[in-house]
RNA sequence: CGGGGUGUAGCUCAGGGGGAGAGCGCCUGCUUUGGGAGCAGAAUGUCGUGGGUUCAAAUCCUACCACUCCGA
Repeated sequence: CGGGGUGUAGCUCAGGGGGAGAGCGCCUGCUUUGGGAGCAGAAUGUCGUGGGUUCAAAUCCUACCACUCCGA
């Protein structure tokens, strides 16, 4: 320098035009002498940033940013 991939909750990830979700974790309660395990409940997101398309964008297009892979 060229090309590809990834970016979504604290972590690991799903969701690929119309409800933002799962597991783990954190918090509260029950259980226990206490802890762990178990059960129940609750909270947690400018969906990397800007712009465009669309009635409607996490999703499609585009530029940029970060990380990563391949090539030179």